[in-house]
Context: one part of a larger RNA
């Protein structure tokens, strides 16, 4: 100087407390451990691994296993020789296919000094080499997690100390903040904080189509003519700064109350992550040193596996019902997507969907039905709760749904009556609850990322648990 303390003082955080809703019990989905297996590819492992890499494993993906094939190789550069096309479509045979042989058709390389001379392409050969999701994240770059959006981490000059170092950065106040004020052997500065950036909340100006419709006209009742007010869209501005008043404070920084205001003291949300810590994670995104394989640890194919199942754990979904279930009626959203696509409408089908057909390169057409809500029935029961499981019949995607897809209909109708010890999230348009969209994607979502609708309760307080910050103290630790 640090680190540590079941030392002290002060302060903060959904850390506790006060509340609301869950998990832990059930069924299922999903990930992991374990076990099994020819293989169940690999990685991630306290917080900070476990709906994680994977924004989507039937083939492919795919790295794993079994079997069948190839060896200058699926891919790159160079050398030698041959050919002039290469390529595309297609017939047949063998085969699981890769592959090997074969038929027909289309196409018939460019420059040129006319020399296979130059370029290009293909084939064959030779070796240099290719190739490796093989190993080492404890050799690395890059990227990322975490402490933590915590308020810290340092430097120059000066001063003090023999020195390691100290001071500044400590102290008195204050703040979300090393934020600001005052003081002070310090005076300044840098990386962080804040602001500058984006969205949102109010208003103004400009613009008015595909969006809008107050007044006017018409009407086949469709914003149609028309309008530029309103909504909205999207570009530019205004607005909030403790600016004003009172109190308090040290006359300071600030704090409390108020006015005005759409908004008040960081208005709400996002992006933004200091010096560093964990030899944290990743050699399987990529790049890369060393090591290793080179007829195999490389490459191609078919089938299987990653989907197994006495069990254990994590994360979720659906429930156990009456604030509900079922049937019927009828309104109001926002974010987004759409030409290899989204599909109106009509008809067929109980339905998944099929057939015909229309508009849309989309503020124009479309996905699109929002769910909540209202009325009626059910009357506390393993039920008109709950939907697992199983049987049958189908639809769609796709070469192909057996291993192993999603959905529909009929039948079946399991556990479950609110969950032990324990444990998690959340402070406001939040929790809870309700639906909608998108990426991935042929198909497949209870996951992820977004969007809006309805919309609470509680916070006395900081004694205690956990984590963190500052000062101080002890130490046989570095």
């Nucleotide at each position: 100087u640090g680190a540590c303390g079941g030392g002290g003082a002060c302060c903060c955080g959904c850390a506790c407390a006060a509340g609301c809703g869950g998990u832990g019990g059930a069924g299922c989905a999903u990930g992991u451990g374990g076990u099994u297996u020819a293989a169940u590819u690999c990685g991630a492992u306290g917080c900070a691994a476990c709906g994680c890499g994977a924004a989507g494993a039937a083939c492919c993906u795919u790295a794993c296993c079994a079997c069948c094939c190839u060896u200058u190789g699926a891919c790159a550069u160079c050398c030698u020789g041959a050919u002039c096309g290469c390529g595309g479509a297609u017939c047949g045979u063998a085969g699981a296919g890769a592959u090997a042989c074969u038929u027909u058709c289309c196409u018939u390389c460019a420059g040129u000094u006319a020399g296979g001379c130059u370029g290009g392409a293909u084939c064959a050969g030779u070796g240099a080499c290719a190739g490796g999701u093989g190993u080492u994240g404890c050799a690395u770059g890059g990227c990322u997690g975490u402490c933590g959006u915590c308020a810290g981490c340092u430097c120059g000059u000066g001063u003090c100390g023999u020195g390691a170092g100290a001071u500044g950065u400590u102290g008195g106040g204050u703040u979300a903040a090393g934020u600001c004020c005052c003081g002070c052997a310090a005076c300044g500065a840098g990386c962080g904080c804040a602001a500058c950036c984006c969205c949102u909340a109010u208003c103004c100006u400009u613009a008015g189509u595909u969006a809008c419709c107050a007044g006017c006209g018409g009407u086949u009742c469709g914003g149609c003519g028309g309008g530029a007010a309103c909504u909205c869209u999207a570009a530019g501005g205004a607005a909030a700064c403790u600016g004003c008043u009172c109190g308090u404070g040290a006359u300071a920084a600030g704090c409390g109350a108020g006015a005005g205001g759409a908004a008040g003291g960081u208005g709400g949300g996002g992006a933004u992550g200091a010096c560093g810590u964990c030899a944290a994670g990743u050699c399987a995104u990529c790049a890369u040193g060393g090591c290793c394989c080179u007829u195999a640890c490389a490459g191609g194919g078919u089938g299987g596996g990653c989907u197994a199942c006495a069990c254990a754990c994590g994360u979720g979904c659906u429930a156990c019902a009456a604030u509900g279930g079922c049937a019927g009626g009828g309104a109001c959203a926002a974010u987004g997507g759409g030409a290899c696509g989204c599909u109106a409408c009509a008809c067929g089908g109980c339905g998944a969907c099929g057939u015909g057909a229309u508009g849309c390169u989309a503020a124009u057409c479309u996905c699109a039905a929002a769910a909540a809500u209202c009325u009626g029935c059910c009357u506390c029961a393993g039920u008109u709760c709950g939907g697992a499981u199983u049987g049958g019949a189908g639809u769609c995607u796709g070469c192909a749904a057996c291993u192993c897809g999603a959905c529909u209909c009929c039948a079946u109708g399991a556990a479950g009556u609110c969950g032990g010890a324990a444990u998690c999230g959340c402070u406001a348009g939040u929790a809870a609850u309700c639906g909608c969209g998108u990426a991935u994607c042929a198909g497949c979502a209870u996951g992820a990322c977004g969007c809006g609708g309805u919309g609470a309760a509680u916070a006395c307080g900081u004694u205690c648990c956990c984590g963190g910050g500052u000062c101080u103290u002890g130490u046989a630790c570095a």
Predicted 3D model of a 478-nucleotide part of an RNA (small-subunit ribosomal RNA, 3' major domain) from an uncultured prokaryote.